[in-house]
Model confidence (mean pLDDT): 76 of 100. A computed fold for a 144-nucleotide RNA from uncultured Solirubrobacter sp., annotated as c-di-AMP riboswitch aptamer (ydaO/yuaA leader). Lineage of the source: Bacteria > Bacillati > Actinomycetota > Thermoleophilia > Solirubrobacter.

RNA sequence: GCCGAAUCCCCGGGCGUCCGCGCCCGGUGAACGGGGGACCCACACGCGACCGGGCGACCGGUCGCAGGGGCGAAUCGCCGCCUGGCUGGACCAGGUGGCGUAGCGCGAUCGGUUCGCGCGAGCCCGACAGCUCACCUCGUAGGC
Numbered sequence: 001g002c003c004g005a006a007u008c009c010c011c012g013g014g015c016g017u018c019c020g021c022g023c024c025c026g027g028u029g030a031a032c033g034g035g036g037g038a039c040c041c042a043c044a045c046g047c048g049a050c051c052g053g054g055c056g057a058c059c060g061g062u063c064g065c066a067g068g069g070g071c072g073a074a075u076c077g078c079c080g081c082c083u084g085g086c087u088g089g090a091c092c093a094g095g096u097g098g099c100g101u102a103g104c105g106c107g108a109u110c111g112g113u114u115c116g117c118g119c120g121a122g123c124c125c126g127a128c129a130g131c132u133c134a135c136c137u138c139g140u141a142g143g144c
Stems, first nucleotide, its partner, number of pairs: 001144003007030002010027007031140006041130001046065008067128001068125004076100010086089001103119006
């Protein structure tokens, strides 16, 4: 100097020192980044079972829903197998494997366009989260 939010100031303590300072721990503040969080705005007002009302379209109530959300590029499909559920099927949820894919990275190429390769995870919150002023909260690593 570059990628990245991942930097900087001050205070206290400890260690090292070539006495210039450096490193580590804790605290405070700034800056930057993530999350939560009003008005306005936006979205929504679902599905199933049962009960009641109505001639009916439909309306009301109770219960249940194998939820929902965040960081991250890491989403979304199709197919096979396995496990589980009951509303018993072109069903749902989870696991696993395969093929793609939103997206991400690297290397070439070059007229910022084309090609190749790789990744396409994991973790967290705990029934709760649209946006979001004030406010609250967390992070400040790594790599070249």